[in-house]
RNA sequence: GGAGUUGGCUGGGUGAUCGCCGCGUGGCGUCGCAAGACGUUGCGGGGAGGAAAGUCCGGGCUCCAGUGGACAAGGUGCCAGGUAACGCCUGGGGGGCGCGAGCCCACGGAAAGUGCAACAGAGAGCAGACCGCCGAAGUGCCCGCGAGGGCGCUGGUAAGGGUGAAAGGGUGCGGUAAGAGCGCACCGCGUCGGUGGCAACACUCGACGGCACGGCAAACCCCACCUGGAGCAAGACCAAAUAGGGAAGUCGCGUCGCAAGACGCAGCGUGGGUCCCGCGUGCUUCCGGGUAGGUUGCUUGAGGGCUGCGGCGACGCAGCUCCUAGAGGAAUGAUUACCCUCGACAGAACCCGGCUUACAGGCCAGCUCCCCAC
RNA sequence: GGGCCAUUAGCAAAGCGACCCAAUGCGCUCCCCUGUCGAGGGAGAGAUCGUCCUUUUGAAUCCGACAUGGCCCGCCA
Numbered sequence: 001g002g003a004g005u006u007g008g009c010u011g012g013g014u015g016a017u018c019g020c021c022g023c024g025u026g027g028c029g030u031c032g033c034a035a036g037a038c039g040u041u042g043c044g045g046g047g048a049g050g051a052a053a054g055u056c057c058g059g060g061c062u063c064c065a066g067u068g069g070a071c072a073a074g075g076u077g078c079c080a081g082g083u084a085a086c087g088c089c090u091g092g093g094g095g096g097c098g099c100g101a102g103c104c105c106a107c108g109g110a111a112a113g114u115g116c117a118a119c120a121g122a123g124a125g126c127a128g129a130c131c132g133c134c135g136a137a138g139u140g141c142c143c144g145c146g147a148g149g150g151c152g153c154u155g156g157u158a159a160g161g162g163u164g165a166a167a168g169g170g171u172g173c174g175g176u177a178a179g180a181g182c183g184c185a186c187c188g189c190g191u192c193g194g195u196g197g198c199a200a201c202a203c204u205c206g207a208c209g210g211c212a213c214g215g216c217a218a219a220c221c222c223c224a225c226c227u228g229g230a231g232c233a234a235g236a237c238c239a240a241a242u243a244g245g246g247a248a249g250u251c252g253c254g255u256c257g258c259a260a261g262a263c264g265c266a267g268c269g270u271g272g273g274u275c276c277c278g279c280g281u282g283c284u285u286c287c288g289g290g291u292a293g294g295u296u297g298c299u300u301g302a303g304g305g306c307u308g309c310g311g312c313g314a315c316g317c318a319g320c321u322c323c324u325a326g327a328g329g330a331a332u333g334a335u336u337a338c339c340c341u342c343g344a345c346a347g348a349a350c351c352c353g354g355c356u357u358a359c360a361g362g363c364c365a366g367c368u369c370c371c372c373a374c
Numbered sequence: 375g376g377g378c379c380a381u382u383a384g385c386a387a388a389g390c391g392a393c394c395c396a397a398u399g400c401g402c403u404c405c406c407c408u409g410u411c412g413a414g415g416g417a418g419a420g421a422u423c424g425u426c427c428u429u430u431u432g433a434a435u436c437c438g439a440c441a442u443g444g445c446c447c448g449c450c451a
Stems, first nucleotide, its partner, number of pairs: 001370010012339007020047002023044009049345001053356002056354005061231004073227005078092005093107001094105004108222002113220002115216002130161002132157003137154007169187006188211001189209005194203003235296004245287006252265005267279003303322008340343001375447007384400003392431001402418005424440003
């Protein structure tokens, strides 16, 4: 100098004027006994993000249900740790990629059971003889005096070729008719043990086994673990009108009377009449549910920063310090001045921890490889 | 806030691990028929299965992420 890799930070700046949404604090006005509420106005201070997004996971909070548990359904899946919890994070193991820094992996079980494997191929699930190799054994024919030889058949053979994604360990030596874990050595594999490690797992360790155990579980399934349901339109409080519910009281209309009251007429329970009672209707008062509406939940929280300590780390502990939107048709905008590298993706709605996705540019740090110079 | 579905040729639509470089109908192109058009007969073209990945020997189909479009539910009686 070039190429690469990992982690972190940032996401135009400084003003002016006019507005918008909360908060604090004054003035004035109205209402109110007061507390205070409403309106208006002055001052002070605050006002989107790293993803506020997708809503893919996990929790807090709230209500409902339940108060051993089991099944179903869904999810997770190497080990250990972190955490409120997680499908997240950290460290480790194993496998793969890269010269390397480093990156990637749904990574339990296929010696429980069921299932799947097109085409090609002789054979595809405890398989198979197409080509090839062999002619030891049995047998037929031929040649030869004979020993024997040749051509076949029954066959033998999984070394070699060929098919396929996949063909039931690899290399070598021995062995054989030819072959074959058939035998042996080494490598691999499995089981048991030993050693190290909390564990996953590892081992230049030992014994045994000729190998018995192919692939797919993001196919059903088995094993282990996890999950009650709903969501701030959760929920809580105040509470109008109308209608409806409950309780108590009273009974309508007309005439007379100052009033108390008297008289007459009047719905149903009885065919008719009268009294009492009940029902119903109307009226008055009260109670409760509850709609509209209002208030709350609402932002101080598993919170941020600094320092120290423990830990490889995720993280934890302690001390000091900071307060940083809270609307409800929903605020953060407009105009303008100057500067620069001329500015991406994008706008909170109960709150947090993650993941995923989108993103112009800039900055910092660690590490790796190559080239050059000294 | 919660739940669900769809995306395959110009249009409609089947297929849900291999038979599928994907059926079928309408439409399109060419030929025959006709004086011509239509109808009819015959032949043919046209699909990166929304996009990117994963699993698998093999993916339209399974898994994950993303995009687009659409539907339903909520309160009181």
Two RNAs folded together computationally: RNase P RNA and transfer RNA, 451 nucleotides in total.
The coordinates come from a structure-prediction model, not an experiment, and the mean pLDDT is 79.